[in-house]
């Protein structure tokens, strides 16, 4: 140093022909039980790695750079 894939809630991941953010497991609350766990309901939590442009409008497209993974030399 070049190629490619990845970075979105706390913690694994969805949302790709651009219409604005979702789900399961975790937290907290209730509801069930003598009581816990289970199970049911519900609610919080999110500058989308960072800065830029494009655009009416970006998680997605384009530059940069930063951080993991993996391959070439």
């Nucleotide at each position: 140093g070049c190629c490619u894939c990845g970075g979105u809630a706390g913690c694994u991941c969805a949302a790709u022909a651009g219409g604005a953010a979702g789900a399961g497991c975790g937290u907290c609350c209730g509801g069930c039980u003598g009581u816990u766990a289970a199970c049911c309901g519900g609610a919080a939590g999110g500058u989308c790695g960072c800065a830029g442009g494009u655009u009416c409008g970006a998680g997605c497209c384009c530059u940069g750079c930063c951080c993991g993974a993996g391959g070439c030399g």